A computed fold for a 73-nucleotide RNA from a Candidatus Wildermuthbacteria bacterium, annotated as transfer RNA. Taxonomically the source falls in Candidatus Wildermuthiibacteriota (Bacteria, Bacteria candidate phyla). Rfam family: tRNA. By type it is a transfer RNA. Model confidence (mean pLDDT): 81 of 100.
RNA sequence: GCCUGGGUAGCUCAGUUGGCAGAGCACGUCUUUGGUAAAGACGAGGUCGGCGGUUCAAUCCCGCCCUCAGGCU
Numbered sequence: 001g002c003c004u005g006g007g008u009a010g011c012u013c014a015g016u017u018g019g020c021a022g023a024g025c026a027c028g029u030c031u032u033u034g035g036u037a038a039a040g041a042c043g044a045g046g047u048c049g050g051c052g053g054u055u056c057a058a059u060c061c062c063g064c065c066c067u068c069a070g071g072c073u
Base pairs, nucleotide, nucleotide: 001072002071003070004069005068006067007066010025011024012023013022019056027043028042029041030040031039049065050064051063052062053061
């Protein structure tokens, strides 16, 4: 230098032929208990890596860049 795959909640990851962004764990409050743990209910938490483009509308499609992993020379 080239190719492939990944980047989404604190962590591990889903997601959609473009139309309000989700789960588990973790966190907070409550119930339960003599008190913890466990269990249950509710809740908070996201500029979907960055910048542009296409579109009425982009996490999704296109281009460039950053970063991680692997491969080729």